Annotation: The part of an RNA shown here (small-subunit ribosomal RNA, 3' major domain) has 478 nucleotides and comes from a metagenome. The prediction has a mean pLDDT of 82. The RNAcentral record of the full RNA draws on SILVA.

Context: one part of a larger RNA
């Protein structure tokens, strides 16, 4: 000077507590261990590993096994040399590959010759999801959006160092104020950036429809309109700025005023010196080492999808605030030409045919669901539940055995609210409801990641658990 303590002080955080709602039990998805395997490729491993890398494993993808081939090799670049390449075709082969056969080059130029294209020996440059994240870059998690971290220069101390930064208020804050042997300065906070909430301009097509006119079984459908919605550009607006109290000041309090917003208005984007020799050598890059007829590379099958079990995350559930049947309603975000496909037909469906429109404020996907009305079921292993299996289709795609999804029929498992224990969450949040997007032929998606709909309880308080900051003390710790 740090760590540290079942020392003391302040203070804070969904920390606990007050509440809602899961988790652990069941069934299924899914990722880990573990077993098994010829392989079930690697990596992540306490918070910080297990719906993680992976936002798409049937081949491909793949890096793993078995077996089948090549070795300057899959790919590029120089290239002696060859005239073709391409195209049709036999054999052998799972295929990669091997051998064969027909046909067969342009352009300049009289020609030598150049040249363009394609093949290519030979040789020089290869390759490596081989090993080290304890040799590193890069990039990332954490503590953590916690309010710390340090400098210059002067002073103190023989020195480490120490003061500033600590002491008395105050803040979400080292944010501000006083006071102080210090005075000033960076990096962090805070503003600047982007979405949301209001309101004004300017601008009206593909949007929009108040007044006017036409028209139709309807429809902004037409003429026209810029008012409203709205759409994207530019301002405005919030600063304790007014007022009151309280205080010395900086603030705090106020069912204050005004205002769409009030005291950071909401929520992103941002991550300080540092720690954990934290992950990653398998995105990339990259020193060392190792392989070089193979640990490279090229193909077919398989394999990552196994399975006595253990554990993490999720989905459906167990039901009457519900199942089923009918009926009317109102959304945002998004994507769509190798694409959504309207709408006719044909099927119980899944989809099939046929087909307008749209490179989209225009067409389309699209039906929002939960809600609302009406009706049935009466508490039961039930018209809850929906697992598993047996049939018969439909789509994608060389191809659905191993291993795809979806649809009809049948079939109805276990589940009757779940032990010690333990997660989220303080408001448009939990809770719940549908939508939609990347990747994607297809789809194991119930995962991610956005969009909107309906919409609550409860914080008395800081004694306790946990994590954290700051001061102080103790130490045989560094």
């Nucleotide at each position: 000077u740090g760590a540290c303590g079942g020392g003391g002080g302040c203070c804070c955080g969904c920390a606990c507590a007050a509440g809602c709602g899961g988790a652990g039990g069941a069934g299924c998805a899914u990722g880990u261990g573990g077993u098994u395997u010829a392989a079930u490729u690697c990596g992540a491993u306490g918070a910080u590993a297990c719906g993680c890398g992976a936002g798409g494993a049937a081949c491909c993808u793949u890096a793993c096994c078995u077996g089948g081939g090549c070795u300057u090799g899959a790919a590029u670049g120089u290239g002696a040399g060859u005239g073709a390449c391409c195209g049709c075709u036999g054999c052998c082969g799972a295929a990669a590959g091997g051998u064969g056969g027909c046909u067969u080059u342009c352009c300049c130029g009289c020609a030598a010759g150049g040249g363009a294209c394609a093949c290519a020996a030979a040789a020089c440059a290869a390759g490596g999801u081989g090993c080290u994240g304890c040799a590193u870059g890069g990039c990332u998690g954490u503590c953590g959006u916690c309010a710390g971290c340090u400098c210059g220069u002067g002073c103190c101390g023989u020195g480490a160092g120490g003061u500033g930064u600590u002491g008395g208020g105050u803040u979400a804050a080292g944010u501000c104020c006083c006071g102080c042997a210090a005075c000033g300065a960076g990096c962090g906070c805070a503003a600047c950036c982007c979405c949301u909430a209001u309101c004004u301009u300017u601008a009206g097509u593909u949007g929009c429809c108040a007044u006017c006119a036409g028209g139709u079984u309807a429809u902004g459908c037409u003429g026209g309109g810029g008012a409203c919605u709205c759409u994207a550009a530019a301002g405005a607006g919030a600063c304790u700025g007014c007022c009151u109290g309280u205080g010395u000041a900086a603030a705090c309090a106020g069912u204050g005023a005004g205002g769409a917003a009030g005291g950071u208005g909401g929520g992103g984007a941002u991550g300080a010196c540092g720690u954990c020799a934290a992950g990653u050598c398998a995105u990339c890059a990259u020193g060392g080492c190792c392989c070089u007829u193979a640990c490279g590379u090229c193909c077919a099958g398989g394999g990552c999808u196994a399975c006595a079990c253990a554990c993490g995350u999720g989905c459906u559930a167990c039901a009457a605030u519900g199942g089923g049947c009918g009926g009317u309603a109102c959304a945002a975000u998004g994507a769509g030409u190798c694409g959504c496909a309207a709408c006719a037909u044909g099927g119980u469906a899944a989809c099939a045919u046929g087909a307008a429109g749209c490179u989209a404020a225009u067409c389309u996907c699209a039906a929002a669901a939960a809600a609302c009305c009406g009706u049935u079921c009466u508490c039961a292993g039930u018209u809850c539940g929906g697992a598993u299996u047996g049939a018969g289709g439909u789509c994608u795609g060389c191809a659905a055995c191993u291993c795809g999804a979806c649809c009809u029929c049948a079939u109805g498992a276990a589940g009757u609210u779940g032990g010690a224990u333990u997660c989220g969450c303080u408001a448009g949040u939990a809770a719940u409801c549908g939508g939609a997007u990347a990747u994607c032929a297809g789809c194991a998606a119930c995962g991610a990641u956005c969009c909107g709909g309906u919409g609550a309880a409860u914080a008395c308080g800081u004694u306790c658990c946990c994590g954290g900051g700051c001061c102080u003390u103790g130490u045989a710790c560094a």